[in-house]
RNA sequence: UCCCAGGUAGCUCAGCGGUAGAGCAAUCGGCUGUUAACCGAUUGGUCGUCGGUUCCCCCGGACUCCGAUCCGGGGCG
Numbered sequence: 001u002c003c004c005a006g007g008u009a010g011c012u013c014a015g016c017g018g019u020a021g022a023g024c025a026a027u028c029g030g031c032u033g034u035u036a037a038c039c040g041a042u043u044g045g046u047c048g049u050c051g052g053u054u055c056c057c058c059c060g061g062a063c064u065c066c067g068a069u070c071c072g073g074g075g076c077g
Base pairs, nucleotide, nucleotide: 002075003074004073006071007070010024011023012022013021026042027041028040029039030038048069049068050067051066052065
């Protein structure tokens, strides 16, 4: 330099173009003689950045489609 798959909650990861989710962690509560375990609830996100397109008509609308760029990972040489 080129190729591939990624960037979403504190962490690990889901998410057919239409309300952003799970587990763990944290906080609060239950249970218990106490702790751990277990059970319940709550909190937490401008989806890496910028731009573009708009799924029967019009308007709006992208984590998801397109382009550029940045970051870390893998591969070829």
The RNA shown here (transfer RNA) has 77 nucleotides and comes from a Candidatus Kerfeldbacteria bacterium.
The sequence was found in a public genome assembly.